RNA sequence: AUCUUAUCAAGAGUGGCUGAGGGAUCUGGUCCAUUGACGCCCAGCAACCUCCUAUAUUAAUAGGGAAGGUGCUACCUCCAGCAAUACCUAAGCGGUAUUGACAGAUAAGAA
Numbered sequence: 001a002u003c004u005u006a007u008c009a010a011g012a013g014u015g016g017c018u019g020a021g022g023g024a025u026c027u028g029g030u031c032c033a034u035u036g037a038c039g040c041c042c043a044g045c046a047a048c049c050u051c052c053u054a055u056a057u058u059a060a061u062a063g064g065g066a067a068g069g070u071g072c073u074a075c076c077u078c079c080a081g082c083a084a085u086a087c088c089u090a091a092g093c094g095g096u097a098u099u100g101a102c103a104g105a106u107a108a109g110a111a
Stems, first nucleotide, its partner, number of pairs: 002110007013042001015041003021032003026081004043073004048069003051064005077103001082100007
């Protein structure tokens, strides 16, 4: 790098260092940023795996805790792009809403 499953509307600092862009790719927006963004450290949040308890019996449910493995800490995965349905519009173009895909992120497992 690939495949499978699950989740992605919540939560998390006026701290230290650094010093210019950043928010996954592309496009269109839009937001943050020398009143210091992004990144690193500390701190914090979470509860996917490990752990404990109960039920249960070959594989799962519920609860607990936060030591370990992890992840995360602006804006809904920042919004949208593809499709379907409904509504608006005289019709068309188009717009709005909902849903589902695609893509992405995280965890566990597989090979």